Record summary
Large-subunit ribosomal RNA, domain I from a Bdellovibrionota bacterium, 594 nucleotides, folded computationally.
Context: one part of a larger RNA
RNA sequence: AGCAUAUAGUGGAUGCCUAGGCAGAUACAAGCGAAGAAGGACGUGGUUAACUGCGAUAAGUGUCGGUGAGUUGUAAACAAGCUUUGACCCGGCAAUCUCCGAAUAGGGAAACCAUAUCAGGGGUAACAGCCUGAUAACUGCAUACUGAAUUCAUAGGUAUGUAGAGCAAACCCAGGGAACUGAAACAUCUAAGUACCUGGAGGAAUAGAAAUCAAUUGAGAUUCCCAAAGUAGUGGCGAGCGAAAUGGGAAUAGCCUAAACCAUGUGGAUCAUAUGGCCUGCAAGUUUCGAUCACAUGGUGUCGUGGGAGCAUUUAGAAGUCUUUGCAGAGACUUCAAAGAGUUACAAAACUUUAUGAUAGAAGAACGGUUUGGAAAAUCCGGCCACAGAGGGUGAUAGCCCCGUAGUCGAAAUCAUAAAGUCUCUUGAAUGUUUCCCAAGUAGGGCGGGACACGAGAAAUCCUGUCUGAAUCCGGGAGGACCAUCUUCCAAGGCUAAAUAUUCGUAUCUGACCGAUAGUGAACUAGUACCGUGAGGGAAAGGUGAAAAGUACCCCGAUAAGGGGAGUGAAAUAGUACCUGAAACUAUAUGCUU
Numbered sequence: 001a002g003c004a005u006a007u008a009g010u011g012g013a014u015g016c017c018u019a020g021g022c023a024g025a026u027a028c029a030a031g032c033g034a035a036g037a038a039g040g041a042c043g044u045g046g047u048u049a050a051c052u053g054c055g056a057u058a059a060g061u062g063u064c065g066g067u068g069a070g071u072u073g074u075a076a077a078c079a080a081g082c083u084u085u086g087a088c089c090c091g092g093c094a095a096u097c098u099c100c101g102a103a104u105a106g107g108g109a110a111a112c113c114a115u116a117u118c119a120g121g122g123g124u125a126a127c128a129g130c131c132u133g134a135u136a137a138c139u140g141c142a143u144a145c146u147g148a149a150u151u152c153a154u155a156g157g158u159a160u161g162u163a164g165a166g167c168a169a170a171c172c173c174a175g176g177g178a179a180c181u182g183a184a185a186c187a188u189c190u191a192a193g194u195a196c197c198u199g200g201a202g203g204a205a206u207a208g209a210a211a212u213c214a215a216u217u218g219a220g221a222u223u224c225c226c227a228a229a230g231u232a233g234u235g236g237c238g239a240g241c242g243a244a245a246u247g248g249g250a251a252u253a254g255c256c257u258a259a260a261c262c263a264u265g266u267g268g269a270u271c272a273u274a275u276g277g278c279c280u281g282c283a284a285g286u287u288u289c290g291a292u293c294a295c296a297u298g299g300u301g302u303c304g305u306g307g308g309a310g311c312a313u314u315u316a317g318a319a320g321u322c323u324u325u326g327c328a329g330a331g332a333c334u335u336c337a338a339a340g341a342g343u344u345a346c347a348a349a350a351c352u353u354u355a356u357g358a359u360a361g362a363a364g365a366a367c368g369g370u371u372u373g374g375a376a377a378a379u380c381c382g383g384c385c386a387c388a389g390a391g392g393g394u395g396a397u398a399g400c401c402c403c404g405u406a407g408u409c410g411a412a413a414u415c416a417u418a419a420a421g422u423c424u425c426u427u428g429a430a431u432g433u434u435u436c437c438c439a440a441g442u443a444g445g446g447c448g449g450g451a452c453a454c455g456a457g458a459a460a461u462c463c464u465g466u467c468u469g470a471a472u473c474c475g476g477g478a479g480g481a482c483c484a485u486c487u488u489c490c491a492a493g494g495c496u497a498a499a500u501a502u503u504c505g506u507a508u509c510u511g512a513c514c515g516a517u518a519g520u521g522a523a524c525u526a527g528u529a530c531c532g533u534g535a536g537g538g539a540a541a542g543g544u545g546a547a548a549a550g551u552a553c554c555c556c557g558a559u560a561a562g563g564g565g566a567g568u569g570a571a572a573u574a575g576u577a578c579c580u581g582a583a584a585c586u587a588u589a590u591g592c593u594u
Base pairs, nucleotide, nucleotide: 001593002592003591004590005589006588007587008586009585015579016543017542020514021513022511023510024509025508026507027506028505029503030502031167032166039100040099041098042055043054044053046078047077050074051073061094062093063092064091065090066089070082071081072080105115106113107112116135117134118133119132120131121130138164139163140162141161142160143159144158145157146156171202172200173199174198175197176196182189186236212219213218223250224249225248226247227246233241234240254495255494256493257439261299262298263297264296265295266294267293269292270291271290277286278285279329280328281327282326283325284324304473306438307437308436309435310433311432312431313430314429315428317336318335319334320333321332322331323330338427339426340425341424342423350422351421352420353419354418355417356416357415358414359413361409362408367382368381369380371378383400384399385389391403392402393401444468445467446466447465448464449463450462451461454480475490476489477488478487479486530537531536550578553565554564555563556562
């Protein structure tokens, strides 16, 4: 020096564990914010660095409920307290809630600065400084007052009231909109209307009651799923892209305007002075009354076997009022009755009652011994409960020890849902028809783009930048160029639940999910420490024991570190550098070889 064995050390693998994660299911909720949010800064405890809670009323205040013996958070200790006159704790409703932050009186390098006006308090000889409250940001809308160029007016200004602003995980709609990539290169194409940016809304959003399909039979709003089907098509006919009808399901719900016509009101202009009008007939009366146009409000009306208006005819509850007066008729309006409907659309609000649920909870069956052991839940023996043998804990593995579990019960207060009632709303019908209406810079067309599975193609259909430009039911659109026939529907206004999408979050449950180099980056002071001017990047780090019983006392040492005794404990080679404790590596002892 090497090898081997043994004993120690170092180290922290492995095993076991779980306080944390991951993925999902179901239900709920789906928003918060100028009444100041989300997120923060700074404070706040008897002693307090951090976390948590809270806000100068500051680990908290009031009240209403629950619970019932302890209690002053994590978190020991000391001190001082509170508490059956009900503390602590749990829940409902309130109060307080510094400063920053949309931040909003002005400014600003966030958590700061120096200030204005009014009112109140306090104060002064009188001011000022001080405290409290209010007002004053910007934009939209409404109202009022003012008010230019410019007479009226308008713009503008001022005041008051009201709404918005910001944040938030995904889902949704809209406006913009790539490239890598694939085509084995690449340009049309693809990726993809994806990523990303912007705007907007809701608990869902969008869509939606046929100018739809179909095919000679017919269907009957929209949305979503399965099939049709990787079909028909499209495509440097390459790569690729890729329907629909129809069938089967989920869920179902239909409505309101514009116009024609009537009434009322307002306005200007023109016509009209009795010949017109005042519901009709006859008679009388009246004279700022009429006609046309525009606008507003109310009524009417809403459809494709075309519908409605107007007119004519027929028929249909009661009472009252009105329509210049009288008589006769007619019409309108009001109330009642009858019938019907209703709070998600079709009008709309409030209240009451009941039920169910949410936010604290209550009660809840049944076991003892033997042996081993530090400890019994293990072993053996003998019992019991079960609408409860889900799960967790307890000194090893417990239906019967504890918490629970099944089934049962419970709310002063606030909230949610449903039903009923109060309540609210609506109400003629039929037949005929020469007249009137039925959404216009629209439909359609040309040029250029885009969307449709469809790349300009034979290219219908939809949208429109630009130029044009119809018809009104004897009308118009569509049926994939176009024409005819036929069929079918009625655009150019609007609303609409459910079935569908998602999960920042709350509650319960589940896992051939992970088990500390895994699982979230984060099981622990984690988006922390640390790095970076900054955008941003971003860790490591779990385990004594059943219980601290965490080693009194003695000795060595420096009044150390660290040890040796003693003691605790089942165990201290479980001593806080603490479960197990592999390997590399180190030391010592012994043996062998050189």

Description:
Its Rfam family is "Bacterial large subunit ribosomal RNA". NCBI's taxonomy places the organism under Bacteria, Pseudomonadati, Bdellovibrionota. The coordinates come from a structure-prediction model, not an experiment, and the mean pLDDT is 81.